Predicted 3D model of a 136-nucleotide RNA (FMN riboswitch aptamer (RFN element)). Model confidence (mean pLDDT): 83 of 100.

[in-house]
RNA sequence: GCAGUGUUCCGGGGUCGGUGCAAGUCCGAACCGGCGGUGACAGUCCGCGACCCGGGUGAUCCCCACGAGGGAGAUCUCGGCUGAACCGGUGCAAUUCCGGUACCGACGGUGAAAGUCCGGAUGGGAGGAACACGAG
Numbered sequence: 001g002c003a004g005u006g007u008u009c010c011g012g013g014g015u016c017g018g019u020g021c022a023a024g025u026c027c028g029a030a031c032c033g034g035c036g037g038u039g040a041c042a043g044u045c046c047g048c049g050a051c052c053c054g055g056g057u058g059a060u061c062c063c064c065a066c067g068a069g070g071g072a073g074a075u076c077u078c079g080g081c082u083g084a085a086c087c088g089g090u091g092c093a094a095u096u097c098c099g100g101u102a103c104c105g106a107c108g109g110u111g112a113a114a115g116u117c118c119g120g121a122u123g124g125g126a127g128g129a130a131c132a133c134g135a136g
Base pairs, nucleotide, nucleotide: 002136004133005132006131007130008129009128010127015029016028017027018026030116031115032105033104034048035047036046037045043103044102052080053079054078055077056076060072061071062070063069085101086100087099088098089097107119108118109117
C1' cells in the first nucleotide's frame, strides 16, 4: 500500500409574461439536468438510483365461531417496470468537446391540465469523502 470490515459526514437543479374570477399547471418565451463507467468533459451511449408494481420474510397489531381461522403489516430481501439526439467540425481517439438544430422528464395534490409550485421527504438513495481496524 491492496482485498475486506467498521464509524462518521456528504449525497438534485429550475419562471417570467399573456389570457382568465381563478393557472409557477393552459398559451408564448425562458430555465434545469442525480450517481458510476466510457481513450477526452454525457439529461439523450452502457449501467445504476429515485418513483411505481409484484413475490418472499413476518417484529407487531386487530377481528374471531378460539380452528393448523381471517385481516393489516414494521423490517430485511428478490424480481419487474423505467423517458429522450441527430448533423457538421476538431482530433489517433468524443452520440461526451466546439457549432447548429432537436428531444425527454415518477407518483399524489391543486379553483385549471405541472420537469420548474405543494406533499410523501428532517425520508430513501446510486454513490462519494474522511478516519480507524486489517488476514495474507